[in-house]
Order: sequence, then structure tokens, then C1' cells
RNA sequence: ACCUUAUCAAGAGUGAGGGAGGGACCGGCCCGAAGAUCUCACAGCAACCAGCCGAAGGGCAUGGUGCUAAAUCCGGCGGAGACGAAAGAUGAGGC
Repeated sequence: ACCUUAUCAAGAGUGAGGGAGGGACCGGCCCGAAGAUCUCACAGCAACCAGCCGAAGGGCAUGGUGCUAAAUCCGGCGGAGACGAAAGAUGAGGC
């Protein structure tokens, strides 16, 4: 990289660095020099995997990930709509 599968309307930010675009793509709409995206530290959220507890439903949050603007920000393809698909993201497994 690719394949399979589960989930994606809940939840959770401060400081330091840095200095221009960023929110995957396209359209929209937003965020951004009152410093975004990003990196690091600490803090937090969640509970997918492992671990531990439990008879079970389940619990804990120790380890491995993940996440901490907006529904995956909204729409894009199908459907009158509810919703579904595709694409994307994350976990687990496979190759």
C1' cells in the first nucleotide's frame, strides 16, 4: 500500500515553539497575524486491543493506539423522505 470487519449526532485544552495558510478532495460555509493548521510538554476524553476485577450484564484506566472547533462542519451518488452507498478517519485482524 491492499483486503476484511466494527465504530464515526456523545465526550475532552492549557502552556511553549513556530509564522501562513488550514478544515482529505470539489462546491459551500467556517477557522486563522487577538497567531490557526502543525510540533512538543502537561492535562483531559473515550474504552477499540491487551491486562486486571466480576458468575454475568458489566467495571477499572495499568500498557498499546486513538481523540480533545463546527455531525466525518454541510452538500457531492441513489432516494420524495427516512435512509442507504461511495469516499475518508480510527481500532482490530489478515496479506
Description
Predicted 3D model of a 95-nucleotide RNA (SAM riboswitch aptamer (S box leader)). The prediction has a mean pLDDT of 89.